Model confidence (mean pLDDT): 76 of 100. Predicted 3D model of RNase P RNA and transfer RNA as a complex of 521 nucleotides. Rfam match: Bacterial RNase P class A. The family's RNA type in Rfam is ribozyme.
RNA sequence: CGUGGCGGGCGGAUGACCGCCCCGGGGCCCGCGUCCGAGCGAUCGGGCGUCGGGAGCAUCCCGGGGAGGAAAGUCCGGACUCCGAAGGGCGCGAUGGUGGGUAACGCCCACCGCCCGGCCUGGUGACGGGACGGGUAGGGAAAGUGCAACAGAGAGUAAACCGCCUCCCCGGCCUUCGGGCCGGGGCGGUAAGGGUGAAACGGUGAGGUAAGAGCUCACCAGCAGGCCGGGCGACCGGCCUGGCUCGGCAAACCCCAUCGGGAGCAAGACCAAAUAAGGGGGCAGCGGACCGGUCGGGCAACCGCCCGGUCCCGCGGGUCGGCCCGGCCCGCCACCGACCCCCGGGUAGGUCGCUCGAGGCGUCGGGCAACCGGCGUCCCAGAGAAAUGGUCAUCCGGGCGCCUUCGGGCGCCCGACAGAAUCCGGCUUAUCGCCCGUCACGAAUC
RNA sequence: UUGCGGCGUGGAGCAGCGGUUAGCUCGCCAGGCUCAUAACCUGGAGGUCGUAGGUUCGAUUCCUACCGCCGCAAU
Numbered sequence: 001c002g003u004g005g006c007g008g009g010c011g012g013a014u015g016a017c018c019g020c021c022c023c024g025g026g027g028c029c030c031g032c033g034u035c036c037g038a039g040c041g042a043u044c045g046g047g048c049g050u051c052g053g054g055a056g057c058a059u060c061c062c063g064g065g066g067a068g069g070a071a072a073g074u075c076c077g078g079a080c081u082c083c084g085a086a087g088g089g090c091g092c093g094a095u096g097g098u099g100g101g102u103a104a105c106g107c108c109c110a111c112c113g114c115c116c117g118g119c120c121u122g123g124u125g126a127c128g129g130g131a132c133g134g135g136u137a138g139g140g141a142a143a144g145u146g147c148a149a150c151a152g153a154g155a156g157u158a159a160a161c162c163g164c165c166u167c168c169c170c171g172g173c174c175u176u177c178g179g180g181c182c183g184g185g186g187c188g189g190u191a192a193g194g195g196u197g198a199a200a201c202g203g204u205g206a207g208g209u210a211a212g213a214g215c216u217c218a219c220c221a222g223c224a225g226g227c228c229g230g231g232c233g234a235c236c237g238g239c240c241u242g243g244c245u246c247g248g249c250a251a252a253c254c255c256c257a258u259c260g261g262g263a264g265c266a267a268g269a270c271c272a273a274a275u276a277a278g279g280g281g282g283c284a285g286c287g288g289a290c291c292g293g294u295c296g297g298g299c300a301a302c303c304g305c306c307c308g309g310u311c312c313c314g315c316g317g318g319u320c321g322g323c324c325c326g327g328c329c330c331g332c333c334a335c336c337g338a339c340c341c342c343c344g345g346g347u348a349g350g351u352c353g354c355u356c357g358a359g360g361c362g363u364c365g366g367g368c369a370a371c372c373g374g375c376g377u378c379c380c381a382g383a384g385a386a387a388u389g390g391u392c393a394u395c396c397g398g399g400c401g402c403c404u405u406c407g408g409g410c411g412c413c414c415g416a417c418a419g420a421a422u423c424c425g426g427c428u429u430a431u432c433g434c435c436c437g438u439c440a441c442g443a444a445u446c
Numbered sequence: 447u448u449g450c451g452g453c454g455u456g457g458a459g460c461a462g463c464g465g466u467u468a469g470c471u472c473g474c475c476a477g478g479c480u481c482a483u484a485a486c487c488u489g490g491a492g493g494u495c496g497u498a499g500g501u502u503c504g505a506u507u508c509c510u511a512c513c514g515c516c517g518c519a520a521u
Base pairs, nucleotide, nucleotide: 001442002441003440004439005438006437007436008435009434010433012395013394014393015392016391017390018389020066021065022064023063024062025061026060028054029053030052031051032049033048034047035046036045037044038043068417072428073427075426076425077424078423079422080264081263082262083261087325088324089323090322092260093259094258095257096256097111098110099109100108101107112138113136114135115134116133117132119130120129121128122127139255140254144253145252146249147248161194162193163190164189165188167186168185169184170183171182172181173180174179202220203219204218205217206216207215221245222244223242224241225240226239227238228237229236230235268352269351270350271349278343279342280341281340282339285313287312288311289310290309291308292307293306295304296303297302314332315331316330317329318328319327320326359378360377361376362375363374364373365372366371396415397414398413399412400411401410402409403408447520448519449518450517451516452515453514454513457472458471459470460469465503474490475489476488477487478486496512497511498510499509500508
């Protein structure tokens, strides 16, 4: 210097002309006050207003404001609103190292473990140590169930195909007659070697053995148990013991822990308008107790009919949008409609919610950081079918070509992705280019 | 606008849902049969499994993000 990974920042500026959306004021009308003019007068006409009220957003004038880092995807989390004050269990869904941040999160920060990359370094070796950069959906596999194709002899407390070895049998050859060698077969031993595979029940070296093997030993790696030390913790370091060598997959079922009631601004509130005809479907107590009232009977205590209310039980329907419990609301005699549900058709306007907010900027302090706190300052779209645009000029940034006195000059082209719709915090995705930091690779020079 | 569900596999319509080289029907191409066409017979071609990344020994299948299409509900 170039390329790539990771992290951070910017995401054109100024002016002129034409145009768009929102808000405020005026121009308009009425009243009141005051001044001027006309008239004998009632009154009429005109001007002005830190005055009051109304109409209206069509037009004109003045003033103010007008997209983003993602406004996007709607993937998470909240605020807010309604359902019912938001209950219990099962189920379902989501998340998953530790600590912190936060209103909250599946987000962010820091740390830990693991993996990858090149570099430095120790050891004969198995392997170990170090700084840096990147990735990480990272609870549990010695709870249970399950999966592992093909290849291979054997794929889960597995396995003998080739090979190696003892013994037995048969054949051949040799013999110093003890036996030896070669070939074939059989019963066994063997996980060191070959071979298969993604994966074959540790590795390096020595002893040992018929041949072998943690069979034994030293070391290396791992695991389990115990003790000590450090850290809030995940975890790390050291020592001792045990030949214990125990594999992978939970983005397979599952288990454990934590969280989650449902719906969404077309939430919801108010006003106006509408809720017609017609069609289909539905059917549950003349229950009990108490209180009050009217009427009737009785000398009275009281009894009976009817009406109204409260409570309990039962039944029917709706609702708490998975199920059950439980809760809440409505109805229970009218005998089939005037009640309830569904279809059908009808209404489709306005106002509020609505934008000042976990807000922006600056500064100081705390914290490794995410972030938090104090002070100061600013007000920054609110139209609910949708405004924020276009042209030109100058400058800025980049690319290409030409010229060069290497300082630069001239000409042409390009400036992306995209666009608020209740509002915030995140994630993800899109983005012409430029700048900064860091790591790796390549090239050149010293 | 909001919420929810499903789908994407040769040219068309569909299977397959961890395991060898992804199948089926129709269509297409070549040859045969026929005087010729169709039907029929034989053979063959044609697949980024929507895109990218991850988990796994192994992904069309499991997970995540994105793209496209379809459907449902909401005073």